[in-house]
The part of an RNA shown here (large-subunit ribosomal RNA, domain IV) has 347 nucleotides and comes from Candidatus Paceibacter sp.
Taxonomically the source falls in Candidatus Paceibacter (Bacteria, Minisyncoccota, Minisyncoccales, Candidatus Paceibacteraceae).
Context: one part of a larger RNA
RNA sequence: UUCCCCAAGGAACUCGGCAAAAAAGCGAUCGUAACUUCGGGAUAAGAUCUGCCCGGGCUAUACUUGUAUAGUUUGGGCCGCAGCUAAAGAAGCCCUGCCGACUGUUUAUCAAAAACACAGCUCCCUGCGAAGAGGUAACUCAAUGUAUAGGGGGUGACGCCUGACCAAUGCCGGAAGGUUAAAUAUUGGCGGUAUAAUGAUUUUUAAUCGUUAUGCUGACCGAUAUAAGCCCCGGUGAAUGUCGGCCGUAACUAUAACGGUCCUAAGGUAGCGAAAUUCCUUGUCUGGUAAGUUCAGACGUGCACGAAUGGCGUAACGAGUGGGGCACUGUCUCGGGGAAUAGCUCG
Numbered sequence: 001u002u003c004c005c006c007a008a009g010g011a012a013c014u015c016g017g018c019a020a021a022a023a024a025g026c027g028a029u030c031g032u033a034a035c036u037u038c039g040g041g042a043u044a045a046g047a048u049c050u051g052c053c054c055g056g057g058c059u060a061u062a063c064u065u066g067u068a069u070a071g072u073u074u075g076g077g078c079c080g081c082a083g084c085u086a087a088a089g090a091a092g093c094c095c096u097g098c099c100g101a102c103u104g105u106u107u108a109u110c111a112a113a114a115a116c117a118c119a120g121c122u123c124c125c126u127g128c129g130a131a132g133a134g135g136u137a138a139c140u141c142a143a144u145g146u147a148u149a150g151g152g153g154g155u156g157a158c159g160c161c162u163g164a165c166c167a168a169u170g171c172c173g174g175a176a177g178g179u180u181a182a183a184u185a186u187u188g189g190c191g192g193u194a195u196a197a198u199g200a201u202u203u204u205u206a207a208u209c210g211u212u213a214u215g216c217u218g219a220c221c222g223a224u225a226u227a228a229g230c231c232c233c234g235g236u237g238a239a240u241g242u243c244g245g246c247c248g249u250a251a252c253u254a255u256a257a258c259g260g261u262c263c264u265a266a267g268g269u270a271g272c273g274a275a276a277u278u279c280c281u282u283g284u285c286u287g288g289u290a291a292g293u294u295c296a297g298a299c300g301u302g303c304a305c306g307a308a309u310g311g312c313g314u315a316a317c318g319a320g321u322g323g324g325g326c327a328c329u330g331u332c333u334c335g336g337g338g339a340a341u342a343g344c345u346c347g
Stems, first nucleotide, its partner, number of pairs: 001340006008333002012331001017328001027049004035040001037157001051078013079083001092326007099318002104116002120155007132141003158313004163243003168240002170236005177231003184225006190218013244262005271305001272302001283299005
C1' cells in the first nucleotide's frame, strides 16, 4: 500500500455516517401512504415464496392415436443453517426544509452547482433595396424569409399575482418662444485699387500726403436670414431607478384604529419574513433529544425582504444543500489477528 476476519456495544467517530458495512433478481404472489399538474408518487413502503423427487387434471404442437415435447394448474414427499444456494449480473430505505420547475450545458487539467440554457411570459426595433451584422467598397448574411417574419433586451414550467412614484436619468412625441455652427445670400466697417474733382507741402511739365464722389476688390472684422440639438411642453417602469421623519391619543397597564406637524416625485401595497437576507442573536415560544449555537413550526422589534435585477406557492425531477430516523457496520470505545504487494535496512 491492497485485501479479509473479530467479543460486547452500535455513530459514542467526525465539520459531516467521510470511508466501510448493510439492503439489493426492475423474479412470482399479495400489498402500497401523504401529496398531486390525475400523468404520477411507485419496484413507494412492507410481507410471503423460490431447490429436488413422485402423482393427477387442462391446453397447444407433432405424428407412429397414446405417446413425446412445451406450457399451465393441483396433490404428496425428501434434504440442509441456508434452494435467485456457485459464477456473473444486480436500487439501501423513510420523514422533513431550502434552491432550481423539468431532460440538458459548464470552468479539457482543483468548482457540475442554487451558475448557464430552456419551453413559456413580456418589452423594444424592423414595411423589405427591412432592421441588425460583416466589408474601404462592390457585395454578402438576414432570406430564395416578409410582422403567426427577423433582430435585440429582460424574466424563466405551472398556479395566484405583479402595488405607488415620470422629480432625476434614458427613450418617444411636440413645436410657439429662447439659445445655437459652417457654408451661402444680402449688407456695413476697415483696407487695397482705378477714374474724376479738390486741398496742403515741396524738389513746381512733376512728386508726396489728404478730402469728396463713382466703380472694382480682399484667406480682414461685424450685422441680418437659415438646421438638428439644448432650454422648453407632454408621454413612458416587464425603461435606469426610487418607495420618509417627529409628537400625542382608548375606562388597569400595554398598544394605538385616531389626531397633529414637517418633508417628498411618491412614501413599500399583496405576499413572505431571525430567511442562501437578522447586526444585537444561541431573539422568544412550541416540537424533536436525557441534554439541540444546527433543524422544523410559529411570532415580527424586516440593523439592511418585497413584486419579471420578479413576489409567494408548487406535484415531478436533482452525483445540489440543511435536519431527523430505520437498517447496518472496526467510523468509534480500542484495539487485535490474518493474507499479499512494493521501497528501505539486514542477510